[in-house]
Formats: sequence, structure tokens, C1' cells
RNA sequence: GGAGCAGACCAGACGGUCGCGGGUUCCGCUUUUGGGCGGGACCGGAGGAAAGUCCGAACACCACAGGGCAGGGUGCUCCAUAACGUGGAGUCACGGUGACGUGAAGGCAAGUGCAACAGAAAGCAAACCGCCUUGCGUUGUUUUGUCAAGGUAAGGGUGAAACGGUGCGGUAAGAGCGCACCAGUUCUCCGGGUGACCGGGGAAGCUGGGUAAACCCCACCCGGUGCAAGACCAAAUAGAGGAGUGUUUGAGGGCGGCCCGUCCGAGCUCCCGGGUAGGUUGCUAGAGGUGCCGGGUAACCGGCAUCCCAGAUGAAUGAUCGUCGCCUUCGGUAUCGGGUAACCGGCCGGAGGAACAGAAUUCGGCUUACGGGCUGCUCCGGCC
Repeated sequence: GGAGCAGACCAGACGGUCGCGGGUUCCGCUUUUGGGCGGGACCGGAGGAAAGUCCGAACACCACAGGGCAGGGUGCUCCAUAACGUGGAGUCACGGUGACGUGAAGGCAAGUGCAACAGAAAGCAAACCGCCUUGCGUUGUUUUGUCAAGGUAAGGGUGAAACGGUGCGGUAAGAGCGCACCAGUUCUCCGGGUGACCGGGGAAGCUGGGUAAACCCCACCCGGUGCAAGACCAAAUAGAGGAGUGUUUGAGGGCGGCCCGUCCGAGCUCCCGGGUAGGUUGCUAGAGGUGCCGGGUAACCGGCAUCCCAGAUGAAUGAUCGUCGCCUUCGGUAUCGGGUAACCGGCCGGAGGAACAGAAUUCGGCUUACGGGCUGCUCCGGCC
């Protein structure tokens, strides 16, 4: 200098002006008076993902004796946690030269199923070529064969895969048929580890193909719906409720307010109940934030101190100006630092840019989107 890997962090700062919604408080007006309207002051007002709504919980309502079936989910180990399909630390496998990354990673030696093409044969395998034996034929003999019966999985060929590999022995030729070594499996012993597992020794020729994000088996877990949950107040409307009053001794209503008058007239008033519109609540103090100390490799846990930090509902959290900072790019640099130099840094000036995105009951995660700089580490190249 180049190419990468991992981790934690920030999400412009300050000030002026104008504005939006929330809270506290003060003033004024007001016959909803712990209310409403208007105004002033002060306080605080989005995120690392507020997003997707994919998991897990809190909370609420509904359902529910207990047990089982069905259905769904999870699946190496230990730990963390309220819980999780999440996280931490590991194990093993795979990928990478490496830093490091990825993994639904139990069981196919319980049963059932599935597999293109090629190939003689593909799942209690198989004889196409080849090899070997015997018979038969052939030849004077050595031999030999478009023949027959059988043996053979060592060699060739096909395939992703042909029933462990290499060698020696053995055999008619061969074959774990026997042996040695290697690989695997099962059993067993010793050592280490909480454990997954690791290291080492021994025994048995035991050699059993793949596939379970195929059915299935095993182990463990699982009720449903979501704050539009739910609770309360309550115009209106239905009422099969109760009380009072009234039907010619006329309640009540119309004729613009009252009286008379006139007309219509069997209902009317109150309570209860109900719950629509609307309002209140749930509604933000919480598995909370920050700092320090302690335990733990870590996730995380404990102690102490300190802080209160959005709660809207057609839905606020904004706009603009100035100064500074950041990034990109262009130009300059007699003078500064590094370098032989190119160049890099610094300084000065100009232009441009600043991402992804916005709470809606609340938390813990995951995933996705996205700007920037920082730290540590790895590999390669050059120079000393």
C1' cells in the first nucleotide's frame, strides 16, 4: 500500500424567530363549576431500527375436573432468562491460506415408502466382457472353440452409488477364506471433561448404501382471541318492568310568548332497565434508564446511588435563518510534517451533500432497510 474478518459506537452541535400536540400552574370569561373556552409562564416531546408483525411473554376476556387420542412446534451439550423457535460459552461436521464464517446437528442397525439416465445387475443384488474347472468337439502332440454345465465379484466396462481399502498367503480361478496394516461399526477398559465429546488401550471378520425440511419412531413443549382486549359513565331507540295521573268531571298537544277561545284528542310524566352516538379509563413507574461496585470467560445476575424520560386518536414531535463540525469534489500552497520522488497529511478558498425511516398497551428477541467514522485482528505485496 492492497484485499478482507470481527466488535462496540454515533445518528450532527449551539443559538435566534415562528409553529404543533401533552403536563403543571396562574389570569380572564362562563348556569356542564374537580367542567368548558381563551391567554400567559414553566417543564418535558420518536428510533436503532419506532418497520415487518415472524417468535416468546406480561396484561385482559372467553373456555377449561382428571386422563387419553388427534393436531402443531422444537430437536448436539451445558448455561442464561419471566419465557422463547432467542442469547452466551462450547462440541462435532463443513467452507476459507487465514482472521473467521455456516449448520432444524435425535433415530434409516424398528416398520413402510421413494430414486432419472446408463448398466448384465440397484437393495434378503447381479455373470455383459473377462478368469477358472469339467464335459463335448478339434488336433499326431503342444493346443484350440460364435458349444454345454458349473464356479468366480480379483480385472474391464456403466453409474452419483456395484456390498470396506492395500498387500501377502491361499485357491482350479477367486473370495475376510486366512493373516498384517488402515478405515468404520459394536462391545469393553483406562484417563480428561458438569456435559456434548476428546485422548489412549483391548476384543469381535461384525463391514449393515442414500433419503426422516418422506410417512413414521423417540424425547420435550403447546387452550383460544387480542388494548378494536376489557372496565365505567351515558344523549338516542326497542322494553314483556314499577309508581303516579287521565279518558266527556278531558291528562297532553297544535294555533310563534301569556290568557281566553278554538281544533285534535288517549295517552302522558317520573323511576327502573338497556346500551347506540359520544366521553372516561385501561395508558404509560417499567422483567425501566444511567453511573459505580461485586460475581461470572460470557449471555446474565446481585448490591448501592441517582433519574422520571411522548401518550396523540384524521393522530403532535415541525419550518426557517446564522455560526461551527462532518463527508465528497475542484483549485491554491513561497512558508508546515512525512517521503529521493510521485504523492499523502496539514492549511486557505469555492461548489455540492447529509442516509434508512417515524411511536399508538407494554416488554424480551429475530429479521429486513440504512449513512458515518472508530478499534482490534488476518492474508498478500514493497522497502528498511
Molecule: Bacterial RNase P class A
Organism: Desulfosarcina sp. OttesenSCG-928-G17